A computed fold for a 98-nucleotide RNA from uncultured Butyrivibrio sp., annotated as THF (Tetrahydrofolate) riboswitch aptamer. Its Rfam family is "THF (Tetrahydrofolate) riboswitch aptamer". Rfam's curators write: Tetrahydrofolate (THF) riboswitch was first reported for Ames et al. as an RNA motif in 5' untranslated (5'-UTR)regions of folate transport and biosynthesis genes in Firmicutes genomes.

[in-house]
RNA sequence: GCAGAGUAGACGUUAGAGCGUUAAGUGCCCGGUGAACAGGGAGUUGUCACUGGGACGAAGGGAUUUAAUCCCGCGGUUUUAAUGUCGCAUCCCGCUGC
Numbered sequence: 001g002c003a004g005a006g007u008a009g010a011c012g013u014u015a016g017a018g019c020g021u022u023a024a025g026u027g028c029c030c031g032g033u034g035a036a037c038a039g040g041g042a043g044u045u046g047u048c049a050c051u052g053g054g055a056c057g058a059a060g061g062g063a064u065u066u067a068a069u070c071c072c073g074c075g076g077u078u079u080u081a082a083u084g085u086c087g088c089a090u091c092c093c094g095c096u097g098c
Stems, first nucleotide, its partner, number of pairs: 001098004009086010019075003028054008039093004060072005
């Protein structure tokens, strides 16, 4: 010098367990706080979490029979496991091969 490996995480699929269906959650916009980002260091206008505000907005039905449970659904719902795809914004150093 050339090539390569490797993370957090994101998304899809399948299965399990929840929550909501009396509308929370998800998604969108503006602000605040914080966190993480390959083995080491730095680190954003990117990512995530929490939080204040705003706009939009929904799918219920059945059984038992009077007590809330169960069943079938529904929600860009939460979470766990398996699996697949993508994968440091970027900079420096390191690692493997030549």